About this RNA: This is a predicted structure of a 475-nucleotide part of an RNA (small-subunit ribosomal RNA, 3' major domain) from a metagenome. Its mean pLDDT, the model's own confidence on a scale to 100, is 85. RNAcentral holds the full RNA, with entries from SILVA. It matches the Rfam family "Bacterial small subunit ribosomal RNA". Its family is annotated with ribosome and structural constituent of ribosome in the Gene Ontology.
Context: one part of a larger RNA
């Protein structure tokens, strides 16, 4: 110089406190460990692995067993040789695959031949989700959206180095003031981009409906005022007043305003740390394998279970349950798709065909709400687990191993020990919706609205960081 302290001062974060809601007790899902297995492929392991890679393991996926095959190979380049591609159909087998069979002969041509394709040989070679992420490159978490890490030149130092970047104040911020052997700059900060929140202009369909007219309905004349939509402005800047302050920066109030001091959210991640993750996204050196560690197939396996943590869902209940009426979103998907009306079926669903390449049609009924009845504290009319029959659907196929309905069954569970997560405002909490993936199959993820609080004295203490200081036998 650093890093470190149970050494000091300042200063921040849901970091303590001061709330609210959980986790940890049950049952299920879910990952992981562990044991089992012929295989239960592989990777991730404090924070920062464990509803993680997987935005979808029945076949395929896939990479793992077990059987059965193939040997220039499923897949590229070049050489010889035959055949144009390509095509019906049978045999045997689990299947890959062998065998046989049927039809077809095209396209350009300098008549040698040559393009594309298939067969079939030779050797160079192809392949490897083998290995090593401590040989790599990418990408990626994490300290951390912390405020910081550096440079030129000068100055000091014999040097390593320091100065600047410390000091007084300020700020979210090395943010800006003022000082000042430094004076400037780079990279972070901030702005500048998206998006929400107010208002103007343009523009009026498929949207919108004030006033006129009509209708079951904005439906249909008409209009385009309003609502929306999308495109371009304008708005916020400590710009104004007051007061404190060092005549600064900033700060406290107030005004006005749709928003007020960074108005709310987003992307956006500085020099670096972890020899942190990732050779199984990819690309990649080295090393292994080459009738196989490569390729094809058919069945199993990842779904197993004495146990163990994680992350979740659903609940133990009257703020609740069941009925029965009845209202109010937003934000997405749909042409191998979304599927209206009607009708059948308690249901899952099936018939059935209208619009809709979608501000038009469709998913799609928002649910919690609200306005009635019931049910009375009870393992219940709470709660669904498990298990029995009987269907429905996707799909070659639901036995291993899908979802989904409807009878009947009704288990644990009465609010969780020690311990520990989240959140500070349209937030927790709580309600439903829609998406990717997807033939099917989310209690997970990714988004979207509807109800909508409590509380923060404070900064002594627990973690985590900043800056200065100070000790050290450490580097």
């Nucleotide at each position: 110089u650093g890093a470190c302290g149970g050494g000091g001062g300042c200063c921040c974060g849901c970091a303590c406190a001061a709330g609210c809601g959980g986790u940890g007790g049950a049952g299920c899902a879910u990952g992981u460990g562990g044991u089992u297995u012929a295989a239960u492929u592989c990777g991730a392991u404090u924070c920062a692995a464990c509803g993680c890679g997987a935005a979808a393991a029945a076949c395929c996926u896939u990479a793992c067993c077990u059987g059965c095959c193939c040997u220039u190979g499923a897949c590229a380049u070049c050489c010889u040789c035959g055949g144009a591609a390509c095509u019906u159909g049978g045999u045997a087998g689990a299947g890959a695959u062998a065998c046989c069979u049927u039809g077809g002969u095209g396209c350009c041509u300098u008549c040698g031949g040559g393009a594309a394709c298939c067969g079939a040989g030779u050797g160079a070679c192809a392949g490897g989700u083998g290995c090593u992420g401590c040989a790599u490159g990418g990408c990626u978490g994490u300290c951390g959206u912390c405020a910081g890490c550096u440079c030129g030149u000068g100055u000091c130092g014999u040097g390593a180095g320091a100065u600047g970047u410390u000091g007084g104040g300020u700020u979210a911020a090395g943010u800006c003031c003022c000082g000042u052997a430094a004076c400037g700059a780079g990279c972070g900060c901030a702005a500048c981009c998206c998006u929400u929140g107010u208002c103007c202009u343009u523009a009026g369909u498929u949207g919108c409906c004030a006033g006129c007219a009509u209708u079951c309905a904005g439906u249909u004349g008409g209009g385009c005022a309003c609502u929306c939509u999308a495109a371009g402005g304008a708005g916020a800047c400590u710009g104004c007043c007051g007061g404190u302050g060092a005549c600064a920066a900033a700060c406290c109030g107030g005004a006005g305003g749709a928003a007020g001091g960074u108005g709310g959210g987003g992307a956006c991640g500085a020099c670096g740390u972890c020899a942190a993750g990732u050779c199984a996204u990819c690309a990649u050196g080295g090393c292994c394998c080459u009738u196989a560690u490569g390729g094809g197939c058919a069945g199993g396996g990842c779904u197993a279970c004495a146990c163990a943590c994680g992350u979740g869902c659903u609940a133990c209940a009257a703020u609740g349950g069941a009925c029965g009426a009845u209202a109010c979103a937003g934000a997405g998907g749909g042409u191998u798709g979304c599927c209206a009306a009607c009708c059948c079926g308690c249901g899952a669903g099936g018939g059935g065909g209208a619009g809709c390449u979608a501000a038009u049609c469709c998913c799609a009924g928002a649910a919690a709400g609200u306005c009635g009845u019931u049910c009375g504290u009870a393992g219940u009319c709470c709660g669904g687990a498990u298990u029995g029959g009987a269907g429905u659907c996707u799909g070659c196929a639901a036995c291993u191993c899908g979802a989904c309905u409807c009878c009947a069954u009704g288990a644990a569970g009465u609010c969780g020990g020690a311990a520990u997560c989240g959140c500070u405002a349209g937030u927790a909490a709580u309600c439903g919706c829609g998406g990717a993936u997807c033939a099917g199959c989310a209690u997970g993820c990714c988004g979207c609205g509807g109800u909508g609080a409590a509380u923060a004295c404070g900064u002594u203490c627990c973690c985590g960081g900043g800056c200065c200081u100070u000790g050290u036998a450490c580097a």